[in-house]
This is a predicted structure of a 1496-nucleotide RNA (small-subunit ribosomal RNA) from an uncultured bacterium.
RNA sequence: UAGAGUUUGAUCAUGGCUCAGGAUGAACGCUAGCGGCAGGCCUAACACAUGCAAGUCGAGGGGCAGCGAUAAUUUAGCUUGCUAAAUUAGUCGGCGACCGGCGCACGGGUGCGUAACGCGUAUGCAACCUACCCGUAACAGGGGGAUAAUCCGAAGAAAUUUGGUCUAAUACCCCAUAAUACAUUUAGAGGCAUCUUUAAUUGUUGAAAUAUUUAUAGGUUACGGAUGGGCAUGCGUGACAUUAGUUAGAUGGUGAGGUAACGGCUCACCAUGACUACGAUGUCUAGGGGAACUGAGAGGUUAAUCCCCCACACUGGUACUGAGACACGGACCAGACUCCUACGGGAGGCAGCAGUGAGGAAUAUUGGUCAAUGGACGGAAGUCUGAACCAGCCAUGCCGCGUGCAGGAAGACGGCUCUAUGAGUUGUAAACUGCUUUUGUAAGAGGGUAAAAUUGGGUACGCGUACCCAACUGCAAGUAUCUUACGAAUAAGGAUCGGCUAACUCCGUGCCAGCAGCCGCGGUAAUACGGAGGAUCCGAGCGUUAUCCGGAUUUAUUGGGUUUAAAGGGUGCGUAGGUGGCUUUAUAAGUCAGUGGUUAAAUACGAUAGCUCAACUAUCGAAGUGCCAUUGAAACUGUUUAGCUAGAGAGUGGUUGCAGCAGGCGGAAUGUGUAGUGUAGCGGUGAAAUGCUUAGAUAUUACACAGAACACCGAUUGCGAAGGCAGCUUGCUAAGCCAUAUCUGACACUGAUGCACGAAAGCGUGGGGAUCAAACAGGAUUAGAUACCCUGGUAGUCCACGCAGUAAACGAUGAUAACUCGUUGUAGGCGAUAUACAGUCUGUAACUAAGGGAAACCGAUAAGUUAUCCACCUGGGGAGUACGACCGCAAGGUUGAAACUCAAAGGAAUCGACGGGGGCCCGCACAAGCGGAGGAACAUGUGGUUUAAUUCGAUGAUACGCGAGGAACCUUACCCGGGCUUGAAAGUUAGCGACGAACUUGGAAACGAGUUUUCUCUGUAAAGAGCGCGAAACUAGGUGCUACAUGGCUGUCGUCAGCUCGUGCCGUGAGGUGUCGGGUUAAGUCCCAUAACGAGCGCAACCCCUACCGAUAGUUGCCAGCGGAUAAUGCCGGGGACUCUAUCGGGACUGCCGGUGUAAACCGCGAGGAAGGUGGGGGAUGACGUCAAAUCAGCACGGCCCUUACGUCCGGGGCGACACACGUGUUACAAUGGUCGGUACAGAGGGUAGCUACCUAGUGAUAGGAUGCCAAUCUCGAAAGCCGAUCUCAGUUCGGAUUGGAGGCUGAAACUCGCCUCCAUGAAGUUGGAUUCGCUAGUAAUCGCAUAUCAGCCAUGAUGCGGUGAAUACGUUCCCGGGCCUUGUACACACCGCCCGUCAAGCCAUGGAAGUUUGGGGUGCCUGAAGUGCGUGACCGCAAGGAGCGUCCUAGGGCAAAACAGAUAACUGGGGCUAAGUCGUAACAAGGUAGCCGUA
Repeated sequence: UAGAGUUUGAUCAUGGCUCAGGAUGAACGCUAGCGGCAGGCCUAACACAUGCAAGUCGAGGGGCAGCGAUAAUUUAGCUUGCUAAAUUAGUCGGCGACCGGCGCACGGGUGCGUAACGCGUAUGCAACCUACCCGUAACAGGGGGAUAAUCCGAAGAAAUUUGGUCUAAUACCCCAUAAUACAUUUAGAGGCAUCUUUAAUUGUUGAAAUAUUUAUAGGUUACGGAUGGGCAUGCGUGACAUUAGUUAGAUGGUGAGGUAACGGCUCACCAUGACUACGAUGUCUAGGGGAACUGAGAGGUUAAUCCCCCACACUGGUACUGAGACACGGACCAGACUCCUACGGGAGGCAGCAGUGAGGAAUAUUGGUCAAUGGACGGAAGUCUGAACCAGCCAUGCCGCGUGCAGGAAGACGGCUCUAUGAGUUGUAAACUGCUUUUGUAAGAGGGUAAAAUUGGGUACGCGUACCCAACUGCAAGUAUCUUACGAAUAAGGAUCGGCUAACUCCGUGCCAGCAGCCGCGGUAAUACGGAGGAUCCGAGCGUUAUCCGGAUUUAUUGGGUUUAAAGGGUGCGUAGGUGGCUUUAUAAGUCAGUGGUUAAAUACGAUAGCUCAACUAUCGAAGUGCCAUUGAAACUGUUUAGCUAGAGAGUGGUUGCAGCAGGCGGAAUGUGUAGUGUAGCGGUGAAAUGCUUAGAUAUUACACAGAACACCGAUUGCGAAGGCAGCUUGCUAAGCCAUAUCUGACACUGAUGCACGAAAGCGUGGGGAUCAAACAGGAUUAGAUACCCUGGUAGUCCACGCAGUAAACGAUGAUAACUCGUUGUAGGCGAUAUACAGUCUGUAACUAAGGGAAACCGAUAAGUUAUCCACCUGGGGAGUACGACCGCAAGGUUGAAACUCAAAGGAAUCGACGGGGGCCCGCACAAGCGGAGGAACAUGUGGUUUAAUUCGAUGAUACGCGAGGAACCUUACCCGGGCUUGAAAGUUAGCGACGAACUUGGAAACGAGUUUUCUCUGUAAAGAGCGCGAAACUAGGUGCUACAUGGCUGUCGUCAGCUCGUGCCGUGAGGUGUCGGGUUAAGUCCCAUAACGAGCGCAACCCCUACCGAUAGUUGCCAGCGGAUAAUGCCGGGGACUCUAUCGGGACUGCCGGUGUAAACCGCGAGGAAGGUGGGGGAUGACGUCAAAUCAGCACGGCCCUUACGUCCGGGGCGACACACGUGUUACAAUGGUCGGUACAGAGGGUAGCUACCUAGUGAUAGGAUGCCAAUCUCGAAAGCCGAUCUCAGUUCGGAUUGGAGGCUGAAACUCGCCUCCAUGAAGUUGGAUUCGCUAGUAAUCGCAUAUCAGCCAUGAUGCGGUGAAUACGUUCCCGGGCCUUGUACACACCGCCCGUCAAGCCAUGGAAGUUUGGGGUGCCUGAAGUGCGUGACCGCAAGGAGCGUCCUAGGGCAAAACAGAUAACUGGGGCUAAGUCGUAACAAGGUAGCCGUA
């Protein structure tokens, strides 16, 4: 010392990305009241107009242009001594220019260069200098010659240059004097090696300046101080090794030169060194520090402002002057650029302050003053000072203040929202009342920054000094501050509101427009876009962008890792390096402690103080981890001394093995050859074919040859460092282990670079070549099949020599050493008489405690606990790629990036789902059967097509005789046409009283127009009720959309046996356990076992029907017995026995018996029973959930849409179309049948707008009469069957479609478009391809009956009812569906999943590339300015010296070759990203040929 979001269906861990914080010389957007204090070209060290930024001294000098004064002269006016002008005079004040002195080396600017003793820190100089200043001592004598200015010329456009004459100095020169300088000698002292110092001796050389008001200022020498500098050294101070070797003045020595001084600093000679893996050299980048930001700290980043140091001054070079420079506002030269020019030649350097242009996202005034502080000069006054102090501009930052305060509910208006007569919110907010006046405006007052210096006066001692008094001096600025008056008056915005992250609603939009830091929002109900209302956070600011630190323990010293997440080198030997056993001696390098010095100031910290506070500033203090010095300690490390034996090694004796190398030998198999036997095939596969074979194969026998590999033993074995090693045997070589304790005495461990070994494939040369077998060929398979399968077959496989150097070279686990419960096996030794085995050592395996781990797992052979050393990792992709380098014959290997792109990629485990994974089990799932469908005709539904419309919905299973249980009109939703608009219907209400009816009339009708007539009931009345019309108004209406906004209801998995919970336990967790296992069941049914124990929803049972019995009750049902009656009938009296009806009960429970089993349970041709194993069959009943399944058109309902229409009324049409395709059915194809005649038996239902007996008519459908029944009463009613006859296998006496004719019925109405009857007609069809459906018993099959809907009916449909009434099931391999357990997974939208590569298209960055071009640096050669040095110096000078000439070196320029770096480029290579493109399907399941690694 704070975390959060994001990989997943969920979890843990790994790991990246992102956010919240702080900061800034900032910029941009919106906004803006004031003040204080700070800051302000980060880019072009780009170019600069203009002004200013360094002068001063007359007390150094000659002088005198300009100014003033004075004097003189002249002239004019005249007031006669005044004014003005001119001239003269350096006479005075002063002073331009000049000589001279001091300064200009400070101050100010910038960060180009520089990876360096540049900087920082600590030392040293016995190797040095220092103007001005201070102190001490001494001195200043004499002389000389010039020169500038001025004056007179000359050249030139100018800048400027130049000739001559005169002259001064504190300018210059000479002489004298002076030594502590230099050299020699001697003695003493000291130190740090050379040496230093003191005293003395001898010799040599070297000084000065004056001014003058006499007060001062200055001059010279020597020594010392102070200040400032110079040099040297230790340590520290970037990146890249894809920069590994560099260096000739280079390293050292001797000598000389040079410098203030040491030194290769330079030169001559000599030697051959010096630096480097502790990173030389090279390339790139960069001023360094105090410090600043951040951080818990350690660190990381930065180098603005302020301070210190350095470097630079247009670029490069050079020196001069000077105490100091190689000099920002000096000089010379070269170069580039700009300007002037008379074209001959000249001038310039803002990285000083302002300012301009340019560049840029971006950074200010051509301001004031020397008043203060500081600087230069001066004796001083003073002058100069863009240093400095102030002001101006800018919200650039930090700090402070304000934009009011109190009261005030009708909770106002307005806005917004909602469940909307109203409520909530904006909100005490406003209005309104009272108060205050910071700020503002106006007026006035106004301190301090100033005190020194200076001048004048005074006091004290002799000048002069010291002190006192007075006077003078303010840019900022009439500013800060104070007082008075006025008046809430002059003053609020920005961003955000999905999560992270404080703050939510409405409208608009509709994957559009847009947002976005990450995750992600937006496809019609967006808290995520845009607007609004409201809210939140900050506030004169708020956001965004950029950058840095933090969070990030995400480079890990503090403080990480490497079995599987990224990561152990393929293995060994071994160099440097790192680390190292026990005892002892010494030392003090490391280490520890004390002390001293230093660590500039500022900053930071603490305290105090000053501005009203704060920011800001001041004073004091503490601290300053570092470095140096010094004193001490001696445990540990190092070094050192002397020993030791536990590490290590050697010896001796045993022993072990597929350890290695070389040679010899062997048999089996394979192939080939020869010969024999033998005949038609062999071979191969899922099935085949290619291939071989009558020229004799395959098979078999014999012999021969060849090459390669070594069955059995053989193993969870053994050996080796790894790779790897296997027939037998010989030789050579190496190693391990055991025993012993004889020897050495730490000799050890690890190991970068290096060296060696290193499977397979591959390469080279030469052999060899049996088998197998890349490439290749053929045959198959396939949509294709450059594969898998088959037949062949070459490199290769083998040997020798050489190369290569990689593998999933794996235990995915580096080496060494120590320590830490146990159990079991096995190999080799020892022990022992021993083939038992107490033990022990070394290996090799399995399980496990502690412990560890994300988990899986590891667990003495650690992935535990420690120590040492090495190697390696830091998100995925790009990529082990490119470039470079090294190696290689090549293939290629080693080393090894970046741009760009994504928000993940990856690990372990969990729950599901899935598998052309496994096990167990079930189901009319298959099989065994029976009957169908698929072929025909027709019916019906659907698709399609058509149409004005063919309304809409349902579409694998789970749509298709479905919604529809009944479309001629209606229905009706569709189309055409004609109408209506508060509407077709419903509610409330004023009013009206025929509005109704009849008739005429337009029209297709709806709807109108006209005529006539005219209410009902209650009540005395008033009034009310009914019926209808109806203006106006509030409501309407919609089968319009969304089933992906919904309720409800439904289908399906599935009547499958599952789905869960509580507590406990296990696991970090998701989760698991229970629910698994062994049995059993129809069943998660039950039993046993069990870290589980219980429970819930499901299963089962409870309910209904049916099968047996009993009881009760007998009408409309029944009739045995008794009686009556009839042609006959329960017809009648009666009866309850029976059937039946309809209520209540009983009965069946594996209860009993036998067997098996622990039990549950199962088995039995068992008993009994009407019925026997869910204790018969059927119905109702459908768990958690799945399919965004179906339905907005049954109904309801949110939202959206239409409102003279998407509403509503009417007529007609359509839903009925028809080349065709499919589903579901009906009827058939016939003799188990058809036709005709006769004859028998149900159940369940229906019936008054109905069912209708019976009678009559008709061939019939029906019609006309008539009776019963609101139903156990009347009525509707069987067929197959049975008995007989006929047909005789045909497109028929099968089949009935189609069509013609004639009728019947319903209904306003049968044309589109009804049903039925009769006559006639008599189509297809002779049992149905691939395929497919139903059914396990009263079932299938077959036969008829009834009902709902309904006027009628397109019903062959649907729902029920009964009659007749089978066959088969060995069994679970296979198909389909399902359940449980297990396994794999890269799937989770869950295999209809995921996902790979080429190609095509677009975009992006990048590699190569013929070339083109640019840049910096180096090398060689040529040339070579200025300038220092050196040489010379006939010219000048009395001399000193100089000009001139020559030479060395160098900046720059030119030429040449090569290397490096960048830009660009036709073409080209791969890579990344893109919406639903193309081709295949490589991987994930046994992924359908297990996958993967290396190689060709």
RNAcentral holds the sequence, with entries from ENA and SILVA.